[in-house]
Predicted 3D model of a 497-nucleotide part of an RNA (large-subunit ribosomal RNA, domain I) from endosymbiont of Ridgeia piscesae. Its Rfam family is "Bacterial large subunit ribosomal RNA". The RNAcentral record of the full RNA draws on ENA and SILVA.
Context: one part of a larger RNA
RNA sequence: CGCAUACGGUGGAUGCCUAGGCGGCAGAAGGCGAUGAAGGACGUGGUAGGCUGCGAUAAGCCUCGGGGAGUUGUCAAACUAGCUUUGAUCCGAGGAUUUCCGAAUGGGGGAACCCACCUCUUAGGAGGUAUCUGCAUCUGAAUACAUAGGGUGUAGAGGCGAACCCGGGGAACUGAAACAUCUAAGUACCCGGAGGAAAAGAAAUCAACCGAGAUUCCCUUAGUAGCGGCGAGCGAACGGGGAUUAGCCCUUAAGCGAUAGAGUGGUUAGUGGAACGGUCUGGAAAGUCCGGCGAUACAGGGUGAUAGCCCCGUACACGAAAGCCUAUUUAUCGUGAAAUCGAGUAGGGCGGGACACGUGAUAUCCUGUCUGAACAUGGGGGGACCAUCCUCCAAGGCUAAAUACUCUCUGCCGACCGAUAGUGAACCAGUACCGUGAGGGAAAGGCGAAAAGAACCCCGUUGAGGGGAGUGAAAUAGAACCUGAAACCGUAUGCGU
Numbered sequence: 001c002g003c004a005u006a007c008g009g010u011g012g013a014u015g016c017c018u019a020g021g022c023g024g025c026a027g028a029a030g031g032c033g034a035u036g037a038a039g040g041a042c043g044u045g046g047u048a049g050g051c052u053g054c055g056a057u058a059a060g061c062c063u064c065g066g067g068g069a070g071u072u073g074u075c076a077a078a079c080u081a082g083c084u085u086u087g088a089u090c091c092g093a094g095g096a097u098u099u100c101c102g103a104a105u106g107g108g109g110g111a112a113c114c115c116a117c118c119u120c121u122u123a124g125g126a127g128g129u130a131u132c133u134g135c136a137u138c139u140g141a142a143u144a145c146a147u148a149g150g151g152u153g154u155a156g157a158g159g160c161g162a163a164c165c166c167g168g169g170g171a172a173c174u175g176a177a178a179c180a181u182c183u184a185a186g187u188a189c190c191c192g193g194a195g196g197a198a199a200a201g202a203a204a205u206c207a208a209c210c211g212a213g214a215u216u217c218c219c220u221u222a223g224u225a226g227c228g229g230c231g232a233g234c235g236a237a238c239g240g241g242g243a244u245u246a247g248c249c250c251u252u253a254a255g256c257g258a259u260a261g262a263g264u265g266g267u268u269a270g271u272g273g274a275a276c277g278g279u280c281u282g283g284a285a286a287g288u289c290c291g292g293c294g295a296u297a298c299a300g301g302g303u304g305a306u307a308g309c310c311c312c313g314u315a316c317a318c319g320a321a322a323g324c325c326u327a328u329u330u331a332u333c334g335u336g337a338a339a340u341c342g343a344g345u346a347g348g349g350c351g352g353g354a355c356a357c358g359u360g361a362u363a364u365c366c367u368g369u370c371u372g373a374a375c376a377u378g379g380g381g382g383g384a385c386c387a388u389c390c391u392c393c394a395a396g397g398c399u400a401a402a403u404a405c406u407c408u409c410u411g412c413c414g415a416c417c418g419a420u421a422g423u424g425a426a427c428c429a430g431u432a433c434c435g436u437g438a439g440g441g442a443a444a445g446g447c448g449a450a451a452a453g454a455a456c457c458c459c460g461u462u463g464a465g466g467g468g469a470g471u472g473a474a475a476u477a478g479a480a481c482c483u484g485a486a487a488c489c490g491u492a493u494g495c496g497u
Stems, first nucleotide, its partner, number of pairs: 001496009015482001016446002020417002022414007029406002031160002039101003042055003046079002049075003061095006070083003106115003116129005131157009164195001165193005175182001179229001205212002216243005226234002247398003250342001255335008265325004270318003276291003280287001292309002294298001300312003347371008357383001378393005433440002453481001456468004
């Protein structure tokens, strides 16, 4: 040095577990904000710090309910000092307080800071002072009347928020096996606006000589008819079947909103809730054996191994002083409200856009520009256009439901994951760390049933670490702690060289 066996070290795979995730179903809710939000800074406890809570009344104050014996959140024990059947802690509802920054709004500013003015004042302090818009009102230039402008009062707005919705703008990669029309796609993205949904909506609609009867959504029609460098591709409608149904107004009504009253159900704390003992093994019984009982409850979880009857629960039955939502209903007020059945409109020319439809034979819709009717004895449409026929009445407005989504709450489910998985994050994670910045972005779970977490002794530097002793079922479960694979490193023995 090699091989073999045994025993170790290192390492943290595997098994088991779950505190966290992922996906879904049902219901709820769908907003918060100048009465100062979302998000933060700084404080706040008897004891340093972090998290949580809270705000100079600062892990809290008051009221009303629930509840009924302990309690002063957590990492995290201990000490100290308290509270509590005169009902604490805790849970729910309502209220008070709520520093500073932040739309941030008195001015400024390098956020959490600096500097003001006015009014009142018990002299501690309190309140006000941004901008824009509407309304009202006082003023008021050049410039006579006026107007612009200025001031005051009052009401509203502003900012944030996951997706869904409507509108205004609007790509490219890509595909066409290149590329230009085309496609991707009216997608991504930007901006504006709104609601719990939004939008659309009661025919100047379709249909086809029969008829239907607002809108929206789903299935089908159908990858059909069509469009298309007739390439790549794009792609309907009529009709049929369903979901849901609701109609109205402009001569003032439906509807909507607010306030007040009546009142139904729900929700925000909770309450009651059946039925078991022994034997054996074992550290421990829920396991074994024996004999019982409950069940409108054998869903689930916990308890020293696997429990209907030990605990929490579960079926079932109850419960609200206060707040919120709500079926229904009454009264009042507001809104609808601009106008008078729709004229610079319909239509036409030119240029674009939308329609499945790329200008095509291209109807229909929108309109930048130029034009420009009729007035129900009228007008629009029926895919060039004309006639006949049919059908409807534009240029004013409102409208629930069926539909879309899930930042969020509650309950339940899973041939979903089980710590290199599942969220990036099971753990104090958008943290540590990296970057000037936009931004990027980890690793890290498990002793034991219970800390019973090893008193005391010994070696050692009053170490690290270890040996005894003790606890425990187990300590090769000793905190670098369940299991403990392999690589890798040793010790002992045997054999070989």